RNA sequence: CUCAGAAAAAGGCAAACCAGUCGCGAGGCUGGGACGCAAAGCCAUGGAACUCCCCGGAGUUUGCCAGGCUGCCUGG
Repeated sequence: CUCAGAAAAAGGCAAACCAGUCGCGAGGCUGGGACGCAAAGCCAUGGAACUCCCCGGAGUUUGCCAGGCUGCCUGG
């Protein structure tokens, strides 16, 4: 540098749901909580789903599928 893996070791993240809060809404944030995750770290580029306003736009999710960038450990 590259490929593979998550058995070990050190760790990390946090679904549903609940409380508060922001938003017209999809949904976001904080705290609790763990269904799960080898990138469940970052981006929003292509699809997909959803929302709003009106027919042409603006948004949301991304732990839906691809894609790009970066990264711990072990082995080849």
A computed fold for a 76-nucleotide RNA from Chloroflexi bacterium 54-19, annotated as c-di-GMP-I riboswitch aptamer. The model forms 95% of the base pairs in the Rfam consensus. The organism belongs to Candidatus Chloroheliales, within Bacteria. Its mean pLDDT, the model's own confidence on a scale to 100, is 84.